[in-house]
This is a predicted structure of a 71-nucleotide RNA (transfer RNA) from Candidatus Vidania fulgoroideorum.
Taxonomically the source falls in Candidatus Vidania (Bacteria, Pseudomonadati, Pseudomonadota, Betaproteobacteria).
Its Rfam family is "tRNA". It is annotated as a transfer RNA.

RNA sequence: GCGAAUAUAACUUAACGGCAAAGUUAAAGAUUUCCAUUCUUUAAAUAAAGGUUCAAUUCCUUUUAUUCGCU
Repeated sequence: GCGAAUAUAACUUAACGGCAAAGUUAAAGAUUUCCAUUCUUUAAAUAAAGGUUCAAUUCCUUUUAUUCGCU
């Protein structure tokens, strides 16, 4: 230099173009003499910028980061 793959919550994973879903974690409450366990509630995310579409995590382009391969 060329080609390919991946990027979703603090972490690990889902989502056939149509309500962003869970588990762990965190906070509050209940229970408990206290802690732990258990139960209830809450908070938290689509790498960035554009495009197509009535509608984009999903399709297209560029960039960024990481990984792999070729030279």
Model confidence (mean pLDDT): 83 of 100. RNAcentral holds the sequence, with entries from ENA.